[in-house]
Context: one part of a larger RNA
RNA sequence: CUGGGCGUAAAGCGCGCGUAGGUGGUUCAGUAAGUUGGGUGUGAAAUCCCCGGGCUUAACCUGGGAACUGCAUUCAAAACUGCUGGACUAGAGUAUGAUAGAGGGUUGUGGAAUUCCCGGUGUAGAGGUGAAAUUCGUAGAUAUCGGGAGGAACACCAGCGGCGAAGGCGGCAGCCUGGACCAAUACUGACGCUGAGGUGCGAAAGCGUGGGGAGCAAACAGGAUUAGAUACCCUGGUUCCCCACGCCGUAAACGAUGUCAACUAGCUGUUGGAGGACAAGGGCUUAGUGUCGAAGCUAACGCGUUAAGUUGACCGCCUGGGGAGUACGGCCGCAAGGUUGAAACUC
Numbered sequence: 001c002u003g004g005g006c007g008u009a010a011a012g013c014g015c016g017c018g019u020a021g022g023u024g025g026u027u028c029a030g031u032a033a034g035u036u037g038g039g040u041g042u043g044a045a046a047u048c049c050c051c052g053g054g055c056u057u058a059a060c061c062u063g064g065g066a067a068c069u070g071c072a073u074u075c076a077a078a079a080c081u082g083c084u085g086g087a088c089u090a091g092a093g094u095a096u097g098a099u100a101g102a103g104g105g106u107u108g109u110g111g112a113a114u115u116c117c118c119g120g121u122g123u124a125g126a127g128g129u130g131a132a133a134u135u136c137g138u139a140g141a142u143a144u145c146g147g148g149a150g151g152a153a154c155a156c157c158a159g160c161g162g163c164g165a166a167g168g169c170g171g172c173a174g175c176c177u178g179g180a181c182c183a184a185u186a187c188u189g190a191c192g193c194u195g196a197g198g199u200g201c202g203a204a205a206g207c208g209u210g211g212g213g214a215g216c217a218a219a220c221a222g223g224a225u226u227a228g229a230u231a232c233c234c235u236g237g238u239u240c241c242c243c244a245c246g247c248c249g250u251a252a253a254c255g256a257u258g259u260c261a262a263c264u265a266g267c268u269g270u271u272g273g274a275g276g277a278c279a280a281g282g283g284c285u286u287a288g289u290g291u292c293g294a295a296g297c298u299a300a301c302g303c304g305u306u307a308a309g310u311u312g313a314c315c316g317c318c319u320g321g322g323g324a325g326u327a328c329g330g331c332c333g334c335a336a337g338g339u340u341g342a343a344a345c346u347c
Base pairs, nucleotide, nucleotide: 004318005317006316007301008300012315014201015200016199017198021194022193023192025088026087027086028085029084030083031082033081034080035077036076037075038074039073040072041071042070049065050064051063052062053061054060091191092188093187094186095185096184097182099180103177104176105175106174107173108172109171110154115149116148117147118146119145120144121143125136126135162169163168206247207246208245209244210243211242215241220236221235222234223233258314259313260312261311262310263309266292268290269289271288273286274285275284278281296303297302320347321346322345329340330339331338332337
């Protein structure tokens, strides 16, 4: 360099945006860089190949030819790619109108419940477990009623329902704001796709500073259990979980399935969104979400118009197991660590 691959065997970056690059719709004209054909020059000799010749053959030597698949230049062709110019609307986008939605940010607000405090009633237990004990309680607990404080989470609705690129998002209301889908027109006129680097977002845990702290609960303490019990169970309980700002940048970040586009039987559910016509309950179109299945694919399992089918464009990644996602170095980080990422040796 080539090849074969990436759902589960090794392998899809956690997800976007986007630079370079790669790649790109229909049509006309021009051009001639790529492309194709011809000519000329060159491509040393030897070697290789073909036909001959010479050593008795062969190796070897030797004559001629072919070849040297290349490069340069010139003439020509104009289908395809490129370039230049013009045009188009099927890709992409904009405008108008409507729809659904836990999409995001911020401010406010509501009720249930837990805990605590105050007061009333009330008396000896409560709590907890397999059984207990630690624990709380005559300084009046548990229970119950009234009042108050504070924090966090939002029962029912709720749904293999919805929204979001992913992470994720759930009481209610206001404000600000992103996207999607639908119908009918009008407009722009290839403006597209992908995307090395780069850059932004990114659960939980963790870190810094300042707040907050009801409940839960790593660590920790005690009680049990047990041969032991650094656990499972119980009683407590700090960091954490909450808010603001700033870091971290990782997950079985999963559909273990990169993004975009085209094509290839259907049934059904459900569903939730939109639309028009028939004419009143079924069918149709469109966009999403599930299940089952034709062809086809697959080692099998299975996938199957939401492909793992048939193709195209671009990126990422894999190349036996262990050593090892380790060491060293670089970069990033306050740290924890992250990222990039070997070898010896061994099977």
The prediction has a mean pLDDT of 86.
The part of an RNA shown here (small-subunit ribosomal RNA, central domain) has 347 nucleotides and comes from an uncultured prokaryote.
The full RNA is in RNAcentral, with records from ENA.